[in-house]
Context: one part of a larger RNA
Molecule: small-subunit ribosomal RNA, 3' major domain
Organism: uncultured bacterium
RNA sequence: UGACGGGGGCUCACACAAGCAGUGGAGCAUGUGGCUUAAUUCGAGGCUACGCGAAGAACCUUAUCCUGGGCUUGACAUGUGCGAAAGCGGCGGCAAGUAGGGACCGGAAACGGCACCCGAACGGUAUCCAGUCCGGAAGUCGCCACAGGUGCUGCAUGGCUGUCGUCAGCUCGUGUCGUGAGAUGUCGGGUUAAGUCCCAUAACGAGCGAAACCCUUACCCUUAGUUGCCAGCGGGUCGUGCCGGGGACUCUAGGGGGACUGCCGGUGUUAAACCGGAGGAAGGUGGGGAUGACGUCAAGUCCUCAUGGCCUUUAUGCCCAGGGCUGCACACGUGCUACAAUGGCGUGGACAGAGGGGCGCGACCCAGCGAUGGGGAGCCGAUCCCGGAAAGCACGCCCCAGUUCAGAUCGCAGGCUGCAACUCGCCUGCGUGAAGUUGGAAUUGCUAGUAAUCGCGGGUCAGCAACACCGCGGUGAAUGUGUUCCUGAGCCU
Numbered sequence: 001u002g003a004c005g006g007g008g009g010c011u012c013a014c015a016c017a018a019g020c021a022g023u024g025g026a027g028c029a030u031g032u033g034g035c036u037u038a039a040u041u042c043g044a045g046g047c048u049a050c051g052c053g054a055a056g057a058a059c060c061u062u063a064u065c066c067u068g069g070g071c072u073u074g075a076c077a078u079g080u081g082c083g084a085a086a087g088c089g090g091c092g093g094c095a096a097g098u099a100g101g102g103a104c105c106g107g108a109a110a111c112g113g114c115a116c117c118c119g120a121a122c123g124g125u126a127u128c129c130a131g132u133c134c135g136g137a138a139g140u141c142g143c144c145a146c147a148g149g150u151g152c153u154g155c156a157u158g159g160c161u162g163u164c165g166u167c168a169g170c171u172c173g174u175g176u177c178g179u180g181a182g183a184u185g186u187c188g189g190g191u192u193a194a195g196u197c198c199c200a201u202a203a204c205g206a207g208c209g210a211a212a213c214c215c216u217u218a219c220c221c222u223u224a225g226u227u228g229c230c231a232g233c234g235g236g237u238c239g240u241g242c243c244g245g246g247g248a249c250u251c252u253a254g255g256g257g258g259a260c261u262g263c264c265g266g267u268g269u270u271a272a273a274c275c276g277g278a279g280g281a282a283g284g285u286g287g288g289g290a291u292g293a294c295g296u297c298a299a300g301u302c303c304u305c306a307u308g309g310c311c312u313u314u315a316u317g318c319c320c321a322g323g324g325c326u327g328c329a330c331a332c333g334u335g336c337u338a339c340a341a342u343g344g345c346g347u348g349g350a351c352a353g354a355g356g357g358g359c360g361c362g363a364c365c366c367a368g369c370g371a372u373g374g375g376g377a378g379c380c381g382a383u384c385c386c387g388g389a390a391a392g393c394a395c396g397c398c399c400c401a402g403u404u405c406a407g408a409u410c411g412c413a414g415g416c417u418g419c420a421a422c423u424c425g426c427c428u429g430c431g432u433g434a435a436g437u438u439g440g441a442a443u444u445g446c447u448a449g450u451a452a453u454c455g456c457g458g459g460u461c462a463g464c465a466a467c468a469c470c471g472c473g474g475u476g477a478a479u480g481u482g483u484u485c486c487u488g489a490g491c492c493u
Base pairs, nucleotide, nucleotide: 007493008492009491010490011489012488013487015483016482019446020445021444022443023442026337027336028335029334030333031332032331033330034328035327042053043052065323066322067321068320069319070318071317074146078145079144081088082087090143091142092141093140094139100118101117102116104113105112106111122135123134124133148312149311151310152309153308157306158305159301160300161299162297164295169208170207171206172205173204174203175184176183177182188199189198190197214289215288216287217286219257220256221255222254223253224252225251229246230245233244234243235242260283263277264276265275266274267273339439343398344397345396346395347394348393355386356385357384360379361378364375365374366373367372405436410431411430412429413428414427415426416425452475453474454473455472456471457470458469
């Protein structure tokens, strides 16, 4: 100077408390450990690993994963040079029935073989004609340097990332003090979400952070008016902005306004500020996002990429087939579905937002109980399609039961994608109908359009193990006395 204390003071945070819904029990999904295995590729490991890298493991993906087969200048790149540049570019051989293609043989393929068939291209030379003569380029064979490596080291590194933490801190110049390390400033009194601001002051200033500037949402004005809208006028329909038309409204997307403690009262040191009020769509940072200081954890990543060193070079490289990554006495994490009556089932009939669509979305018609199939309009989309939102509402049934709850598991029959669903896909119908009656110790999230609950969309993607993830809207609470305690953090001592 820091750090630490079961030292002190002050303060903050869903940290506790007050509440609501969960997890921990069940079944299933998924990740991990363990076990197993020829292999179950690798990484991640308290918080900060474990629905994480993986926003798609049947082949591919895919990796020193395993078994087997095959290749060796290689799947891919370059050649001290020439040139202003573009560009050309190592050495040697072959180079017309050649390169290449096809067929054939072995093989699962990769690959290897081939005595068969087809069969090129450029320049030069020759009286004309060239594939035949010559030459170089492409090509091919050989050779040399080399390529290659998801091999090791994240404790050699760059870059990127997590975390403390969106916490309010971290520093510098000059001055002053101290022999010095250092101190001061940054402390003290108030105040703030904030080292925010005010006052005070051997300090005076400044920088990185905080705030603001950016995006979005909430209100208004204006510009524009199609593919959006339809108040008034006219026409038409069983009906529909359907048509003429209109720009009012909604909306769309450009521009602008609006909120600043600006105004009033009180408190306060005449300050900063705080409390209450008015007006206002919004009030004291309006809500949300992006944004992450100096640094910490030799934190994570050499398997995104880059890169030093090391290792490998007929293999740790490359290609192929099949298998594995999905294995199951068990243990843990994260989820989904339930255990029902605020419910289940049936019928009827309402109301979104944000997205996606050309190897695509597919209306509508037909066939099928259905998954789906056959046709197929329109749409490169404010136009057409995905597209029925669901919970909710109305009516009816069930009557508290392992049930008209719950749906695991299994059987049969089908559909779709794809070369191919055995290992190992998803979906449909019929049948089957397990555990489960609210979950021990313990533990998580959340303070408002939040929790809870309800559905919808997207990326990845042939298909899909998505109950994940990233978004979107619908319905819509309870509680907060407070800071003694638990956890973490800040300042002073």